The RNA shown here (transfer RNA) has 74 nucleotides and comes from Zostera marina. Lineage of the source: Eukaryota > Streptophyta > Spermatophyta > Magnoliopsida > Zostera. The RNAcentral record of the sequence draws on ENA and Rfam. Its Rfam family is "tRNA". By type it is a transfer RNA. Gene Ontology term of the family: triplet codon-amino acid adaptor activity. The prediction has a mean pLDDT of 81.
[in-house]
């Protein structure tokens, strides 16, 4: 240079052929329980999907351009 794959909460990720509110587990918070911690249990809070544009009524998903990390060819 050229091709492929991956990027979605602090972290690991689901997400089906584009559709009705983007969920789960860990981890933070707060309450309950306990002399305290843990542990259990109840609730909370955290995201515009790696960045921009585009296509649609509608985009995490389709299309361009770039970022970044991984692999392969030269």
């Nucleotide at each position: 240079g050229c091709g492929g794959c991956u990027g979605u909460a602090g972290u690991u990720u689901a997400g089906u052929u584009g559709g009705u509110u983007a969920g789960a587990a860990c981890g933070c918070c707060u309450g309950c329980c306990u002399g305290u911690c843990a542990c259990g249990u109840a609730g909370g809070a955290g995201g515009u999907c790696g960045a921009g544009g585009g296509u649609u009524c509608g985009a995490g998903u389709c299309c361009c351009u770039u970022c970044a990390g991984c692999c392969g060819c030269g």